[in-house]
C1' cells in the first nucleotide's frame, strides 16, 4: 500500500415494550409457552414479482442503453475476455457505437484554428538614402497555442515541400492464418497523411403501454347526497308507419400530441361547499427463500440430494441494569521468555472504548454511510 | 407512494446552448459634504457559485453520485 471473504460482542439473571397460541376471567385484563430488523432495514437509483386500468394498434415526441460472449426471471447488474489508460509493483479504472452523413463550437494568446495561414527567418528579383521598402516563393527552422495538416534519412531546388525515394508510424482496400466473437498475428497494394469535441444538436441499433399495496377484493360510517358554470342526451333525407339511409359532436380512457379503438346516454366535466372509519378484514409472507454436501462450469451460476422455517403492525415493539467471559487502546508491575541492545510477545492489576444505523407488499442489484481485527498477495527498511 | 423546483457576496436576485479578472441592487466600511444626523456623491472590502467525482484544453454553466431546503398530487360524493 492492494485484493478478498467472513463478523456486527457471547451467556446468564432482573425489569420493561410488542405480536400471537392456549388457558382463566364481567366491558377490559392477567397467567403460561414460544418468537420479534440488517449489511446496509437507507437514498428510491435501475430491473422484476404481484395487482389494476373498456388489451396495450400506427405514427410523432419523448426516455434508456450502446466493445464481445456468457450469467439470470429480468437488468443499465454480475462473471469472463477484448482494446484504451493509470501505477515501480500488487492490482486498479473506462458514459468503449459514428467525427471519413450534416450543423454548430474551439476563448485568450498566435500571421494562421479548418479543406488554414507568410510575423521572424530562408530564397528569388526589382529600386534603394545601403538603414532597408515592394512584389513573389517556401510550411524545413523560430515563436504563439491545449492543438498549428505524419517522424528520421537520402535525392532534389533558387531555397524549399510527400516533390521523389528508402525505413517506421498511421490510415483505407484485398487477401491468407488464429478465435463463437469483440480482436490478434502476417501479407500485399495505394502517398491517403485525414485536429479536437457527440456527458453540443445529432445520426444509428436495439428496448420501453400506464399506474402503484393509499395497487386491489369485501364489508361498513358520516352529509346539505348542497351551489353555480360548460357540454351533451343529437340533426337532416326518404316514408302514413314500421324502418332504412346519411352526417355531426361535447365529454371520459388510451401518462404528451394527431389518428385509431373503445365507454355511458338524466351523463361527462371544473370550480365552490360539505364528509369523514386514513374504519375493520383480506392482500401479508413459504420465498426467482436459505445451510450443507457432491457433481458441471475458468468464473458469474446452474443442477441433484439432504435439513431449516424466521417480525408481519397500527405512525409503527425489538430496550435498561447488572455479573462473567471475549476484542482494541492507554497506564502501572522487584513476573515470565526471546534477543547484544533497541525491543517485541505472553502474565497479572485498573481505566476507559465498541461505529453506521433501523422494518412497513416482497425479491434481485447499484449507491451512499460506518467499526475493529483476520487471510494472502506488492514494495520499501 | 409518485412526482417537481431550488441551492451564486450578509440579505434579494442575475449569469446557465462551457472561454478564465463571477455580476447587480440593498447592506457594511472608509473618505467628501453638514455645526452634528439624514439623504446624497466618490471609493473599498466581502465568493473556491451547496459537496464530492468525472466529461472536456477549459466546468457557475454539461455528466454522475450525495446533502439541504421548498412545493403538488391521493379518500366519499
Nucleotide at each position: 500500500g492492494c485484493a478478498g471473504a467472513a463478523c456486527a460482542g457471547a451467556u446468564g439473571a432482573c425489569c420493561g415494550c410488542c405480536g400471537g397460541u392456549u388457558c382463566c376471567g364481567u366491558u377490559c385484563g392477567g397467567a403460561a409457552c414460544g418468537g420479534g430488523a440488517g449489511g446496509a432495514a437507507a437514498g428510491u437509483c435501475c430491473g422484476a414479482g404481484c395487482u389494476c386500468c373498456g388489451c396495450a394498434g400506427g405514427g410523432c415526441a419523448g426516455g434508456a442503453u450502446g466493445c464481445u460472449g456468457g450469467g439470470u426471471a429480468a437488468u443499465g447488474c454480475c462473471c469472463a475476455g477484448u482494446g484504451g489508460g493509470g501505477g515501480a509493483a500488487a492490482c486498479c479504472c473506462c458514459a468503449a457505437g459514428g467525427a471519413a452523413a450534416g450543423u454548430g463550437c474551439c476563448a485568450c494568446a498566435g500571421a494562421g484554428a479548418g479543406c488554414a495561414g507568410a510575423c521572424c527567418g530562408c530564397c528569388c528579383g526589382a529600386c534603394u538614402u545601403c538603414g532597408g521598402u515592394c512584389g513573389g516563393g517556401u510550411a524545413a527552422g523560430g515563436g504563439u497555442g491545449a492543438a498549428a495538416c505524419g517522424g528520421u534519412g537520402a535525392g532534389g531546388u533558387a531555397a524549399g515541400a510527400g516533390c521523389u525515394c528508402a525505413c517506421c508510424a498511421g490510415c483505407g482496400g484485398c487477401c491468407c492464418g488464429g478465435g463463437u466473437g469483440a480482436c490478434c498475428g502476417g501479407g500485399u497494394c495505394g502517398g491517403c497523411u485525414c485536429g479536437g469535441c457527440a456527458a453540443a444538436c445529432c445520426c444509428c441499433a436495439u428496448c420501453c403501454g400506464g399506474a402503484g399495496c393509499a395497487a386491489g377484493a369485501u364489508c361498513g360510517a358520516a352529509u346539505a347526497g348542497g351551489a353555480g358554470g360548460g357540454c351533451g342526451c343529437c340533426u337532416c333525407c326518404c316514408g302514413c308507419a314500421a324502418g332504412g339511409g346519411a352526417g355531426a359532436c361535447a365529454g371520459g380512457g388510451u401518462g404528451g400530441c394527431c389518428c385509431g379503438c373503445u365507454c355511458a346516454a338524466g351523463g361527462c366535466c371544473c370550480u365552490c361547499g360539505g364528509g369523514u372509519a386514513a374504519g375493520a378484514u383480506c392482500g401479508c409472507u413459504u420465498g426467482a427463500g436459505g445451510a450443507g454436501u457432491u457433481g458441471g462450469g475458468c468464473a458469474a451460476c446452474c443442477a441433484a440430494c439432504c435439513c431449516c422455517c424466521u417480525a408481519g403492525a397500527g405512525g409503527a415493539a425489538u430496550g435498561g441494569u447488572c455479573a462473567u467471559c471475549g476484542c482494541c487502546u492507554c497506564c502501572g508491575g522487584a513476573g515470565g521468555a526471546g534477543g547484544a541492545a533497541a525491543c517485541u510477545c505472553c502474565c497479572c492489576g485498573g481505566a476507559g472504548g465498541g461505529a453506521c444505523a433501523g422494518g412497513a407488499c416482497u425479491c434481485g442489484g447499484c449507491u451512499u454511510a460506518c467499526g475493529g481485527g483476520c487471510u494472502g498477495c506488492u514494495c520499501g527498511a | 407512494g409518485u412526482c417537481u423546483c431550488c441551492g451564486u457576496a450578509g440579505c434579494u436576485c442575475a449569469g446557465c446552448a462551457g472561454g478564465a479578472u463571477a455580476g447587480a441592487g440593498c447592506g457594511u466600511u472608509c473618505g467628501c459634504c453638514u455645526c452634528c444626523u439624514a439623504a446624497g456623491c466618490g471609493a473599498a472590502a466581502g465568493g473556491c457559485c451547496g459537496g464530492c467525482a468525472g466529461u472536456u484544453c477549459g466546468a457557475a454553466u454539461c455528466u454522475g453520485c450525495c446533502c439541504g431546503g421548498a412545493g403538488a398530487c391521493g379518500c366519499c360524493a
The prediction has a mean pLDDT of 77.
Predicted 3D model of RNase P RNA and transfer RNA as a complex of 458 nucleotides.
Rfam match: Bacterial RNase P class A. The family's RNA type in Rfam is ribozyme. Rfam's curators write: Ribonuclease P (RNase P) is a ubiquitous endoribonuclease, found in archaea, bacteria and eukarya as well as chloroplasts and mitochondria.